[in-house]
Context: one part of a larger RNA
RNA sequence: UGACGGGGGCCCGCACAAGCAGUGGAGCAUGUGGUUUAAUUCGAUGCAACACGAAGAACCUUACCUGGGCUCGAAAUGUAGAGGACGAUAUCAGAGAUGAUAUUUCCCGUAAGGGUCUCUAUAUAGGUGCUGCAUGGCUGUCGUCAGCUCGUGCCGUGAGGUGUUUGGUUAAGUCCAGCAACGAGCGCAACCCUUAUCGUUAGUUGCCAGCGCGUAAUGGCGGGAACUCUAACGAGACUGCCUGGGUUAACCAGGAGGAAGGUGAGGAUGACGUCAAGUCCGCAUGGCCUUUAUGUCCAGGGCUACACACGUGCUACAAUGGUCGGUACAGAAGGCAGCAGAACCGCGAGGUGAAGCAAAUCCUAUAAAACCGAUCUCAGUUCAGAUUGGAGUCUGCAACUCGACUCCAUGAAGUUGGAAUUGCUAGUAAAGGCGUGUCAGCUAUAACGCCUUGAAUACGUUCCCGGGCCUUGUACA
Numbered sequence: 001u002g003a004c005g006g007g008g009g010c011c012c013g014c015a016c017a018a019g020c021a022g023u024g025g026a027g028c029a030u031g032u033g034g035u036u037u038a039a040u041u042c043g044a045u046g047c048a049a050c051a052c053g054a055a056g057a058a059c060c061u062u063a064c065c066u067g068g069g070c071u072c073g074a075a076a077u078g079u080a081g082a083g084g085a086c087g088a089u090a091u092c093a094g095a096g097a098u099g100a101u102a103u104u105u106c107c108c109g110u111a112a113g114g115g116u117c118u119c120u121a122u123a124u125a126g127g128u129g130c131u132g133c134a135u136g137g138c139u140g141u142c143g144u145c146a147g148c149u150c151g152u153g154c155c156g157u158g159a160g161g162u163g164u165u166u167g168g169u170u171a172a173g174u175c176c177a178g179c180a181a182c183g184a185g186c187g188c189a190a191c192c193c194u195u196a197u198c199g200u201u202a203g204u205u206g207c208c209a210g211c212g213c214g215u216a217a218u219g220g221c222g223g224g225a226a227c228u229c230u231a232a233c234g235a236g237a238c239u240g241c242c243u244g245g246g247u248u249a250a251c252c253a254g255g256a257g258g259a260a261g262g263u264g265a266g267g268a269u270g271a272c273g274u275c276a277a278g279u280c281c282g283c284a285u286g287g288c289c290u291u292u293a294u295g296u297c298c299a300g301g302g303c304u305a306c307a308c309a310c311g312u313g314c315u316a317c318a319a320u321g322g323u324c325g326g327u328a329c330a331g332a333a334g335g336c337a338g339c340a341g342a343a344c345c346g347c348g349a350g351g352u353g354a355a356g357c358a359a360a361u362c363c364u365a366u367a368a369a370a371c372c373g374a375u376c377u378c379a380g381u382u383c384a385g386a387u388u389g390g391a392g393u394c395u396g397c398a399a400c401u402c403g404a405c406u407c408c409a410u411g412a413a414g415u416u417g418g419a420a421u422u423g424c425u426a427g428u429a430a431a432g433g434c435g436u437g438u439c440a441g442c443u444a445u446a447a448c449g450c451c452u453u454g455a456a457u458a459c460g461u462u463c464c465c466g467g468g469c470c471u472u473g474u475a476c477a
Base pairs, nucleotide, nucleotide: 001477002476003474004473005472007471008470009469010468011467012466013465015461016460019424020423021422022421023420026315027314028313029312030311031310032309033308034306035305042053043052064301065300066299067298068297069296070295077123078122079121080120081119082118083117087104088103089102090101091100092099093098106115107114108113126290127289129288130287131286135284136283137279138278139277140275142273147186148185149184150183151182152181153162154161155160166177167176168175192267193266194265195264197235198234199233200232201231202230203229207224208223211222212221213220238261241255242254243253244252245251317417321376322375323374324373325372326371333364334363335362338357339356343352344351345350383414388409389408390407391406392405393404394403430453431452432451433450434449435448436447
């Protein structure tokens, strides 16, 4: 100087407390461990691995296993030599890769020659092989915590200290006052994006107040530019104003006006560093290893196994509910190898069909909870839906291993969950549905977004956890 302390002081955080909803019990989905296996490819392992890499394993992917093939190689470059093809089509063998046979067959240039392709040889290629403890790059974590440093000066023999401590204050090393310090940098804040209010400009594909036309009905039409909206530019919030407190300070409490008030809300943004944290299987790369194989092509299998254990979720256990009928209200997103309407067929998944739309125009597309009415009457039930049998639909060369969905039948566990434990402070939690990416299809109950309905509670900082500053002790570095 740090680190540590079941030392002290001050302070903060959904850290506790106060609340709400969960997990832990059941079934299923998914990941992991273990076990099994020819193989169950590899990585990730306290927080910070375990719906993680994987924004989609039937083949492919695929890296694993079994078997069948190739060896200048599936793809790239150079050199030397040989050649006129390479390739395409058809048939046969084969699980296919591939092999055999038949047919056809180079280009530019007058020429020299050049281009392209094949074969042979060679330098080399190739490697998801090893090392993340050789590395780059990227990422996680402490932590959006308020810290981490430097120049000059001063102090100290020196390591080093001071500044950065102290008194206030703040979300903040934020600001103020003081001080052997005076300044500065990286962080904080602001600048950026979205959102909440208003104005201006613009008015189609969006809108419809007033006027007119028309319809069973609809901005459907003429028209309008008000309103909503769209999308560009501006305004607006700055402790600016008032009162009180405070050191005539920073700042704090309250108030006015205001759509919004003291960081308005959310996002992006992550200092010096820590964990030899993670990644050589995204990519790049040193070294090592391999070269008729650890490379490469193909078929089939596996990654989907199953006594069990754990994590993360979904669905429930019901009456604040189930079922049936009626009826209302979104936002965001996607669409041409695409989204697909109306109409018709089918109980349905779906099929036929093809209008419109490169989209504020058309389509996906009926939002669902909610509301109104009827019924069920507390039961393993008109709860719950696992499992299984049968019949089908769709995608795709192909649904056996191993897809999703539909219909009929079947109708398991489960009656609110031990110890323990998680999330959340407001348009939040909880509840409800909708969309997208990946994608032929799908295991999505995941991930990322969107809107609708919409709470309860916070006395407080004694305690648990994590962190910051000062101080103290130390057989620690």
Description: Predicted 3D model of a 477-nucleotide part of an RNA (small-subunit ribosomal RNA, 3' major domain) from Chlamydiales bacterium CRIB 32. Its mean pLDDT, the model's own confidence on a scale to 100, is 82. The organism belongs to Chlamydiales, within Bacteria.